RNA sequence: AAAGUGGGUCAGACAACCGCCGCCACGCAAGUGGGGGAGGAAAGUCCGGGCUCCAUAGAGCAGGAUGCUGGCUAACGGCCAGACGCCGUGAGGCGAGGAAUAGGGCCACAGAGACGAGCGUAUUUAGUUACGGUGAAACGCGGUAACCUCCAUCCGGAGCAACACCAAAUAGGCAGGCGAUGAAGCGGCUCGCUGAGUCUGCGGGUAGGUGGCUGGAGCCGGUCAGUAAUGACCGGCCUAGAGGAAUGGUUGUCCACGACAGAACCCGGCUUACCGACCGACUUUCCCA
Numbered sequence: 001a002a003a004g005u006g007g008g009u010c011a012g013a014c015a016a017c018c019g020c021c022g023c024c025a026c027g028c029a030a031g032u033g034g035g036g037g038a039g040g041a042a043a044g045u046c047c048g049g050g051c052u053c054c055a056u057a058g059a060g061c062a063g064g065a066u067g068c069u070g071g072c073u074a075a076c077g078g079c080c081a082g083a084c085g086c087c088g089u090g091a092g093g094c095g096a097g098g099a100a101u102a103g104g105g106c107c108a109c110a111g112a113g114a115c116g117a118g119c120g121u122a123u124u125u126a127g128u129u130a131c132g133g134u135g136a137a138a139c140g141c142g143g144u145a146a147c148c149u150c151c152a153u154c155c156g157g158a159g160c161a162a163c164a165c166c167a168a169a170u171a172g173g174c175a176g177g178c179g180a181u182g183a184a185g186c187g188g189c190u191c192g193c194u195g196a197g198u199c200u201g202c203g204g205g206u207a208g209g210u211g212g213c214u215g216g217a218g219c220c221g222g223u224c225a226g227u228a229a230u231g232a233c234c235g236g237c238c239u240a241g242a243g244g245a246a247u248g249g250u251u252g253u254c255c256a257c258g259a260c261a262g263a264a265c266c267c268g269g270c271u272u273a274c275c276g277a278c279c280g281a282c283u284u285u286c287c288c289a
Stems, first nucleotide, its partner, number of pairs: 001285005007279004012254007020037002023034004039260001043271002046269005051159004063155005068082005084095004098150002103148002105144003115140001119132004163211004173202006184194003218237008255258001
């Protein structure tokens, strides 16, 4: 220098103005000021966990998942390390991998015959002994479990539209008061008419509202332990929280002209999509000193 391998980071920048959703301060209020406002995948909803309710004495059946060895973790089907096999000159990449003497099933093509022993040739007193082109496997205690199965381990169900609280209204309910010696209604009063309920409270929980809701297995930096995944400690930081659902629009300047894509309870993974840019590490080949 070229071609590669394997990680990580970023995801147009800046400014002005006008809006939208939360928060804080001031203000009686109107409002004013300040500050925050999508992602590396917010996606698919494929695994795992937290949380909530239901069920629950405990266990089992059914069903499902996983399957080398050791470790990490809240947990995992994830990650790390190692062995083994295959691919690559190499850095590296890929891998559903326990049991075939519990049992059942299946074994393409070739071959006379494919799991059952028979068959052919030779041989023997005698299915007595030996051999048999093919084929992965042939005269036998073969192969296949990414076929059923067995074994080991794990798994209760539903999901934030979970669930909890406040609470107009309606129905039914409960308690008490009054009521055929007439309640209550007929717009205020009397008469009159109708004729069995009516009033209060509790409770109920629809509309509506509030919480759940974002301070967390959190992020950044450092030290230590460990090959690593990861863990411990120290310091600093607060970084969307809506809910018919905000995160937008216009203009200006610049560049390499901007991909995939939009939160909806939260978190750890996996998978999929993606214009590009940058930073370490490592490999192979060539050149120069």

Description: A computed fold for a 289-nucleotide RNA from Thiobacillus sp., annotated as Bacterial RNase P class A. It matches the Rfam family "Bacterial RNase P class A". From the family's description: Ribonuclease P (RNase P) is a ubiquitous endoribonuclease, found in archaea, bacteria and eukarya as well as chloroplasts and mitochondria. RNAcentral holds the sequence, with entries from ENA. The coordinates come from a structure-prediction model, not an experiment, and the mean pLDDT is 77. It is recorded under the gene name rnpB.